[in-house]
RNA sequence: CCAGAGGGGCAGAGGAUCGCUGGAUAUCAUGUCACAAUGAUCGCCAGAGGAAAGUCCGGGCUCCAGCAAGACAGGGUGACGGAUAACCUCCGCCUGAGGUGACUCACGGGAAAGUGCCACAGAAAGCAAACCGCCGUUUCGUCCCAUUGCGCCCCCGCGCAAUCGGCGGCCAAACGGUAAGGGUGAAAGGGUGCGGUAAGAGCGCACCGCAAUCUUGGUAACAAGAUUGGCACGGCAAACCCCACCCGGAGCAAGAUCGAAUAGGAGCGGCCGUUGACCCAGAUGCAAAUUUGGGGGGCAACAACGUGUCUUGACCGCAGCCGCUCGGGUUGGUCGCGCGAGCCUGGGGGUAACCCCCGGCCCAGAGGAAUGAUCCUCACGCUGGUAUUUAUACCACGGACAGAACCCGGCUUAUCGCCCCUCUGGCAGC
RNA sequence: GGGGCCGUAGCUCAGUUGGGAGAGCGCUACGUUCGCAAUGUAGAGGUCAGGGGUUCGAUUCCCCUCGGCUCCACCA
Repeated sequence: CCAGAGGGGCAGAGGAUCGCUGGAUAUCAUGUCACAAUGAUCGCCAGAGGAAAGUCCGGGCUCCAGCAAGACAGGGUGACGGAUAACCUCCGCCUGAGGUGACUCACGGGAAAGUGCCACAGAAAGCAAACCGCCGUUUCGUCCCAUUGCGCCCCCGCGCAAUCGGCGGCCAAACGGUAAGGGUGAAAGGGUGCGGUAAGAGCGCACCGCAAUCUUGGUAACAAGAUUGGCACGGCAAACCCCACCCGGAGCAAGAUCGAAUAGGAGCGGCCGUUGACCCAGAUGCAAAUUUGGGGGGCAACAACGUGUCUUGACCGCAGCCGCUCGGGUUGGUCGCGCGAGCCUGGGGGUAACCCCCGGCCCAGAGGAAUGAUCCUCACGCUGGUAUUUAUACCACGGACAGAACCCGGCUUAUCGCCCCUCUGGCAGC
Repeated sequence: GGGGCCGUAGCUCAGUUGGGAGAGCGCUACGUUCGCAAUGUAGAGGUCAGGGGUUCGAUUCCCCUCGGCUCCACCA
């Protein structure tokens, strides 16, 4: 110098004018016995973010007529160790994968507890199977060879026929062996090599991988080494599931309080003890009525044995309890509401996340919702134009994503640009 | 501000042990008719809202983003 990796920070600076919101205070006015309260004016102080966003996690805070204990159901997390109020977060480390490297990525428990799935293709998809191929045996056919017989007068040679002749060749079939090779697939029951074999095969051996046991190191995940075993146990759990751990629900429109108004209304459903009213059926009776059985469940009384959580028990609420739906009224004030797991400087502990201590600081807050507009100077720019001494000057242009609404810790997503630190690889020079 | 649900063809919607992307209406062409409608035959038309992941394989399972719909206050 070039190319990269990791981390941190800023989100233009200064000023003027006119506004907006909040706070404290002063003066004046209204008001009051006096306060309070309201309005106006000048001056003072403060006034968005790294994500305020998405609402994806975790917590604080608040309430619940039942957050107790347990069970069931449901949801979440998932190597190991630590940090934290807590976490699906962070830090360190392990393992695996990628990169020459700095470094990055991974919901990373269990598939020898069970169930399920693995389409198409392929012989075969989870239990083993055999399509082509390779090999053996037998049989049939055929060729060749051998032997014997016959024919061509004989020999030679040739031809024909026969053989329970051929460790012979080829073709086919049957039975069997095989898992080397081919082919299918995302995936085919360790890999490479040598030996071995009819052909093959962990069948044997060497190395690698794998499993079990032991030893050593480490808090642990795990790593290293030794011994043994010829290898068993395919993949999917972001399929059901199993194991370990965690989780009550709702959310500031939570909730509290003051005031105003209305009909403390109606319906449906769940649970509930006794008696009566009520309904139905039967019996006696001319009838009134009596009586038996059944139904029904809030109309009345009494009780609390009822109900409020699936179960259990204590306490507690209600007096029938609970749930759902419809209807009636209001659209006001105040609190919750910003001193907080807060921010800054310094010191200490820890590899780090983070923690501890001393000192200092107060830092937005409405309720249709403030934080804005204009101008000047300076700074910035792989921007554009003009000028030239090719590096400057002048002019113009540009400056993102986005905006608090109870508050924090994270994650994720969006973002014009700029600055700083550490590290890696390459080239060149000293 | 805070909960819940949804997104598949132009429109309305199906789509479950994860393996084919579908139905009705609409559209196009041809036939039928003097012409139109109706009808018959054939056909086109899809980033399954977008991106990433798990898996051999994703409309489907998981995560992020975008868009739409819907619910909520207090009093007696």

Notes:
This is a predicted complex of two RNAs, RNase P RNA and transfer RNA, with 506 nucleotides together. It holds a member of the Rfam family "Bacterial RNase P class A". It is annotated as a ribozyme.